[in-house]
RNA sequence: CUUUCAAGGCAGGGUGGAAUUCCCUACCGGCGGUAUAGUCCGCAAACCAGAGGAAAGCUUUGGCUGAACCGGUGAAAUUCCGGUACCGACGGUAUAGUCCGGAUGGGAGAAAG
Numbered sequence: 001c002u003u004u005c006a007a008g009g010c011a012g013g014g015u016g017g018a019a020u021u022c023c024c025u026a027c028c029g030g031c032g033g034u035a036u037a038g039u040c041c042g043c044a045a046a047c048c049a050g051a052g053g054a055a056a057g058c059u060u061u062g063g064c065u066g067a068a069c070c071g072g073u074g075a076a077a078u079u080c081c082g083g084u085a086c087c088g089a090c091g092g093u094a095u096a097g098u099c100c101g102g103a104u105g106g107g108a109g110a111a112a113g
Base pairs, nucleotide, nucleotide: 001113002112003111004110005109012024013023014022026098027097028088029087030043031042032041033040038086039085047063048062049061050060051059052058068084069083070082071081072080090101091100092099
């Protein structure tokens, strides 16, 4: 430099005119690091702002960015095992981590040549 890849999840029941959005319950977990991590450290998308640019869905800089404890094993684990918790951008819609949409997008990165 080129190519390819790079996110999962509402089953059952209740209320209601209407909810996969509320309630009971169920289910899901991107990338790198490290003793194997949704909750440690770092990163990405989204959103906001500045600068560049004729302009853009472009380039760049900055901001913002959720949540975990107890016990056990061990040389070493907030990562394993046991237990009990918790968290999840924006727009739409009866209030959404799970539906629809921006997105046939972008991307941390991974692999091959």
Molecule: FMN riboswitch aptamer (RFN element)
Organism: bovine gut metagenome